[in-house]
RNA sequence: GGGCGGUUAACUCAAUUGGCAGAGUGCAACCCUUACAAGGUUGAAGUUACUGGUUCGAAUCCAGUACCGCCCACCA
Numbered sequence: 001g002g003g004c005g006g007u008u009a010a011c012u013c014a015a016u017u018g019g020c021a022g023a024g025u026g027c028a029a030c031c032c033u034u035a036c037a038a039g040g041u042u043g044a045a046g047u048u049a050c051u052g053g054u055u056c057g058a059a060u061c062c063a064g065u066a067c068c069g070c071c072c073a074c075c076a
């Protein structure tokens, strides 16, 4: 330098063909317990990496940028 894949909650990951952004873990409160753990109930937490475009409507499509991973090539 070329190709491919990835980036969504604090973490690990979903989100079917463009149509209300979710789960588990964690966190907070409460219940339970003498107490802790386990268990139960409820809740908070998101500029879907960034910029722009298409569209009535974008996590999803298009272009560019950034970062991570894999493969190939080049130089030494």
Stems, first nucleotide, its partner, number of pairs: 001072007010025004019056001027043005049065005
Molecule: transfer RNA
Organism: Planctomycetota bacterium